[in-house]
RNAcentral holds the full RNA, with entries from SILVA.
This is a predicted structure of a 473-nucleotide part of an RNA (small-subunit ribosomal RNA, 3' major domain) from a mine metagenome.
Context: one part of a larger RNA
RNA sequence: UGACGGGGGCCCGCACAAGCGGCGGAGCAUGUUGCUUAAUUCGACGCAACGCGAAGAACCUUACCAAGGUUUGACAUGGCCGGAAAACUCGCAGAGAUGCGGGGUCCUUCGGGGCCGGUCACAGGUGGUGCAUGGCUGUCGUCAGCUCGUGUCGUGAGAUGUUGGGUUAAGUCCCGCAACGAGCGCAACCCUCGUCCCAUGUUGCCAGCAUUCAGUUGGGGACUCAUGGGAGACUGCCGGGGUCAACUCGGAGGAAGGUGGGGAUGACGUCAAGUCAUCAUGCCCCUUAUGUCUUGGGCUGCAAACAUGCUACAAUGGCCGGUACAAAGCGCUGCGACAUCGUGAGAUGAAGCGAAUCGCAUAAAGCCGGUCUCAGUUCGGAUCGGGGUCUGCAACCCGGCCCCGUGAAGCCGGAGUCGCUAGUAAUCGCGGAUCAGCAACGCCGCGGUGAAUACGUUCCCGGGCCUUGUACA
Repeated sequence: UGACGGGGGCCCGCACAAGCGGCGGAGCAUGUUGCUUAAUUCGACGCAACGCGAAGAACCUUACCAAGGUUUGACAUGGCCGGAAAACUCGCAGAGAUGCGGGGUCCUUCGGGGCCGGUCACAGGUGGUGCAUGGCUGUCGUCAGCUCGUGUCGUGAGAUGUUGGGUUAAGUCCCGCAACGAGCGCAACCCUCGUCCCAUGUUGCCAGCAUUCAGUUGGGGACUCAUGGGAGACUGCCGGGGUCAACUCGGAGGAAGGUGGGGAUGACGUCAAGUCAUCAUGCCCCUUAUGUCUUGGGCUGCAAACAUGCUACAAUGGCCGGUACAAAGCGCUGCGACAUCGUGAGAUGAAGCGAAUCGCAUAAAGCCGGUCUCAGUUCGGAUCGGGGUCUGCAACCCGGCCCCGUGAAGCCGGAGUCGCUAGUAAUCGCGGAUCAGCAACGCCGCGGUGAAUACGUUCCCGGGCCUUGUACA
């Protein structure tokens, strides 16, 4: 100087407390361990691995296994030699890769180019090392800290500044002070939501005028909305407190008030944290194989254990009929209205739309009626049987969906444990990426309905500052 203490002081955070809803019990989905296996490819392991890399494993992907092939190679560049082919198409053999046979032949400025065969340099490796690395990332933590120049003090390590008194979300600001300044962080500048104004009105909008089944059409720019530009919030104003300070409390005005809500933004560093399998890369290793091609299988195996979710156990509910209101997205190998057929998944035909124009697209919870009456039930839907439909070369291993039948566990969950402070939790549906299809109940977004509670900081956890002890560095 640090680190540590079941030392002290001060202070924060859904850290506790106060509340609301879960998890832990059940069934299923997904990930992991383990076991099994020819293979069940690899990585990730307290928080910070385990719906994680994977925003799409039937083939492909694919890195694994079995079998069958191949060796200048599936891919790149160059040298030398040689060739008339190669693609494509047909036939035969084969699981295919591929092999054999037939057809078929290029461009040229005549240097050559393109292609093929041979040969030589080389290619190739998701082989190893993340403890050789770059880059990127997680975490402490959006915590308020981390440092430097000069000066001063100390033999020196170092101290001071950065400590102290207040204050703040903040090393934020004020005051004081052997310090005076400065940098990286904080804040602000950026995006978005909330109010108003101006401009512009098509595909958007419709108050008034005309018209219609319908903003449909004429028309209109008022309104909504869209796009661009601007205004607005600064403790600016008033009062109390406070060191005539910083600041804080109350109030006015205001759409908004003291950082207005949300996002982006992550200091010096820590964990030899993660990643050699995104990529790049040193070294090591393989080179008729640890490269490469193919078919099939596996990554989906199942005594068990854990993690994250979904659906429930019902009446604030289930079922049936009627009826209302979103936002944000996506669409040409696409979205597909509408009509017909089908109980349905879907099929057939087909208009429009590269989309504020057309479509996906009925939002659902809600509201109005009806029914069920506490029961393993008209709760719950697992499992299994049968039939069908769609995608795709192909749904056996191993896809989704639909219909009929079947109707399991489950009556609110032990010890324990998690999330959340407001348009939040809870609850309800909608969209998107990936994607032929889909195991999505995941993830990332969007809106609808919309709470309860916080006395307080003694205690648990994590963190900041000061101080003290130390046989630790």

The coordinates come from a structure-prediction model, not an experiment, and the mean pLDDT is 85.